């Protein structure tokens, strides 16, 4: 790289220090950042994995000692499918008007059906991506 599994809505420095301009993975937005990005050290958060304790012992709980993680915005939204709501559009058909001898043909309110468009919804599944542990 790659493949298996778990997590992903909560938490963590509005006087910390080196640093100096870029960063939020990529599309596309929208953002963040000389009031100082990134990357480094502290600090902090959480407890995935080992260790240590306890019990009701293939489990659960606690501790935060190792090893990682993570520490603006839900994984910041998106993207592929889908649900729902809303206006649109084409067909149907009622009622009311104009026209008229009928008829054709118009106006306008409704119900219905269709699949199409577009917009919305921290919806629902995936995809992608992170991050653990294990394969390799």
């Nucleotide at each position: 790289a790659u493949c298996u599994u778990a997590u992903c809505a909560a938490g963590a420095g509005c006087a910390g220090g080196u640093g100096g301009a870029g960063g939020g993975a990529c599309u596309a937005g929208c953002c963040c950042g000389a009031u100082g990005a990134a990357a480094c050290c502290c600090g902090g958060c959480a407890a995935c994995c080992g260790g240590c304790g306890g019990u009701a012992u293939g489990a659960c709980c606690g501790c935060a000692c190792g090893g990682u993680g993570c520490u603006a915005a839900u994984u910041c939204u998106u993207g592929c499918a889908g649900a729902g709501a809303u206006a649109u559009a084409a067909g149907u058909u009622u009622g009311a008007g104009a026209g008229c001898a009928u008829u054709a043909u118009u106006u306008u309110a409704g119900a219905c059906u269709u699949a199409a468009u577009a917009u919305c919804u921290g919806c629902u599944g995936a995809c992608a991506g992170a991050u653990g542990a294990g394969a390799g």